The RNA shown here (Bacterial RNase P class A) has 379 nucleotides and comes from Azonexus sp. Lineage of the source: Bacteria > Betaproteobacteria > Rhodocyclales > Azonexaceae > Azonexus. The sequence is in RNAcentral, with records from ENA. It is recorded under the gene name rnpB.

[in-house]
RNA sequence: AAAGUCGGCCAGGCAAUCGCUGGACACGCAAGUGUCGGGAGGAAAGUCCGGGCUCCAUUGGGCGGGAUGCCAGCUAACGGCUGGGUGCUAUAAGUCGCAAGACCCAAGGCAACGGAAAGUGGAACAGAGAGUAGACCGCCUGUCGGGGCAACCCGGCAGGUAAGGGUGAAACGGCGGGGUAAGAGCCCACCGCGUCGGCGGUAACGUUCGACGGCACGCUAAACCCCAUCCGGAGCAAGACCAAAUAGGGAAGCUGAGGCGUGGCCCGCGCUGCUUCCGGGUAGGUUGCUUGAGCCUGUCGGUGACGGCAGGCCUAGAGGAAUGAUUGCCGAACCUCGCAAGAGGGGAACAGAACCCGGCUUAUCGGCCGGCUUUCCAC
Numbered sequence: 001a002a003a004g005u006c007g008g009c010c011a012g013g014c015a016a017u018c019g020c021u022g023g024a025c026a027c028g029c030a031a032g033u034g035u036c037g038g039g040a041g042g043a044a045a046g047u048c049c050g051g052g053c054u055c056c057a058u059u060g061g062g063c064g065g066g067a068u069g070c071c072a073g074c075u076a077a078c079g080g081c082u083g084g085g086u087g088c089u090a091u092a093a094g095u096c097g098c099a100a101g102a103c104c105c106a107a108g109g110c111a112a113c114g115g116a117a118a119g120u121g122g123a124a125c126a127g128a129g130a131g132u133a134g135a136c137c138g139c140c141u142g143u144c145g146g147g148g149c150a151a152c153c154c155g156g157c158a159g160g161u162a163a164g165g166g167u168g169a170a171a172c173g174g175c176g177g178g179g180u181a182a183g184a185g186c187c188c189a190c191c192g193c194g195u196c197g198g199c200g201g202u203a204a205c206g207u208u209c210g211a212c213g214g215c216a217c218g219c220u221a222a223a224c225c226c227c228a229u230c231c232g233g234a235g236c237a238a239g240a241c242c243a244a245a246u247a248g249g250g251a252a253g254c255u256g257a258g259g260c261g262u263g264g265c266c267c268g269c270g271c272u273g274c275u276u277c278c279g280g281g282u283a284g285g286u287u288g289c290u291u292g293a294g295c296c297u298g299u300c301g302g303u304g305a306c307g308g309c310a311g312g313c314c315u316a317g318a319g320g321a322a323u324g325a326u327u328g329c330c331g332a333a334c335c336u337c338g339c340a341a342g343a344g345g346g347g348a349a350c351a352g353a354a355c356c357c358g359g360c361u362u363a364u365c366g367g368c369c370g371g372c373u374u375u376c377c378a379c
Base pairs, nucleotide, nucleotide: 001375002374003373004372005371006370007369008368009367010366012330013329014328015327016326017325018324020039021038023036024035025034026033027032041350045361046360048359049358050357051356052355053235054234055233056232065231066230067229068228069227070084071083072082073081074080085113086111087110088109089108094103095102096101114226115225119224120223121220122219136165137164138161139160140159141158142157143156144155145154146153147152173191174190176188177187178186192215193213194212195211196210197209198207199206200205239287240286241285242284249278250277251276252275253274254273258272259271260270261269262268294313295312296311297310298309299308300307301306334345335344336343337342
C1' cells in the first nucleotide's frame, strides 16, 4: 500500500419569527405578565431476560412447576459480558493438477456444548437387515440334475462369507500385506480410537511421552427422564398524604321532655327532628419524580469484561400527555453530462421519553476512525 474481516463513534448545520412545557427571579390581591436559562434516542421500540424501589404474603421443610447447563472470571443481578477450551464451518493465500477439482485451511463466523454403561420411548421413506443387526446381488465349498470329448458351464438344495455391489441421514474403524475354499483385527505394520499413568494447565482440556486393549462403545435428551444451580406474587394505574358537594355511619347535646308505631293506659322498646363534633371515603389536588449500581477527565491494577483513587459536572420530568411550525442561507449521499477540471439536478435514515437502571433483540440514509490476518513494496 492492497484485499479481507471485526469493532467503535457521529447521525444534517446556522439564523430569524411565531408558539408549547416546566424551573428561577421580578411585578401583581388574584388570574396572569415579563426577563433569563433547560427541553428525546442510539435505539426512547419489542416488553424478551436481570435488578433497584413499593405494597401484599411469608416458622421451617417437602411435593409439584419454571429457567439455566464446556471452563475460569466480571457484575447489584442476569438467559448478559470478557478471556480460554472443544466441535462444526467459510473465503483469500499456499500445495498438487493440463483442466475439472482435491488437499491444507489466516484473521473470522456459528454452537441449549451436563448425562445415552439408571430406566422408558423414537428413527418416516428406502432397504435383506436400524441394533451385539443383517445374506438381496456377488464370492466360496459340498451335493443333486442337465449339457460338454475335456477344461468347464447352467439350474436346484445345504452351508460358509460383512472383503466387493446396492439402500439409507446413519449399516459395528481406514489402508496395505499375510492368511484362507472364499473371507474376516483372524494375524501384522502404519494411521486412527479407547482406558490408565506421567507431564503441562486454576480448570475446561492438551500431550511429538509411556503402558495396556484388536478396539466402534451406534444416533436421538429444544423426547420423557436423571443430575447440578437458581427462582414468593403483583407492579408507579406500585404506594403515601390532603380532602369538597351529595348520600350514608358513630358520639354528645337540645325540647311543654316533641311526633309516629306497639295501644285500654303507664313503663319500656323501635323509628324520627334540630345543633355540634368525629371517622371512613369519591371527585379533585400533592407526592412518589428524577442525585443515580449517574456522567466526564486523569491516573493506577488487570490480556480483558471491570475495579480502585483524585478532580470536575447536574444533563427533560409532561400527565389525553410539551420537546413544534414557517422562512432564508449552507449543505453529505445519490443521479445526469464531461477524458479531466468542473457544471446541472437533488435534498437527509429508522424513529419519538412516561418510576429508574444493566442487557438482549429488532429498525436504520450515510459518513469517519481504529484493531487483526494475508500478500506485495521500500529501508